Annotation: A computed fold for an 86-nucleotide RNA from a soil metagenome, annotated as c-di-GMP-I riboswitch aptamer. Of the family's consensus pairs, 100% are formed in the model. Rfam family: c-di-GMP-I riboswitch aptamer. About the family: GEMM was predicted in a large-scale screen for bacterial structured RNA regulatory elements.
RNA sequence: GAUAAGGGCAAACCCGGUGAAAACCGGGGACGCAAAGCCGAUGGGUCUACCGUCACGAAAGUGACCACGAUGGCCAGGCCGCCGAA
Numbered sequence: 001g002a003u004a005a006g007g008g009c010a011a012a013c014c015c016g017g018u019g020a021a022a023a024c025c026g027g028g029g030a031c032g033c034a035a036a037g038c039c040g041a042u043g044g045g046u047c048u049a050c051c052g053u054c055a056c057g058a059a060a061g062u063g064a065c066c067a068c069g070a071u072g073g074c075c076a077g078g079c080c081g082c083c084g085a086a
Stems, first nucleotide, its partner, number of pairs: 001083001008033002013028006031073001037079003042076003045071003052065005
């Protein structure tokens, strides 16, 4: 960083599986991505709330809070790297 070349990744959605959920994994599929490669949840953001705590309740239960769960395709950070016109 160009409507270049050769490649790469794969959103939504569908099928199967895992999970309390968020979400993740495999297959199909392509919305996009020049780091949508790697590292690490360290800082910030966002999502979820099984457990736990608290409140209400006679109880069943309901509500609030909470990351120890998740997201790297939300941003920042570290490392490495293909091609290349003007």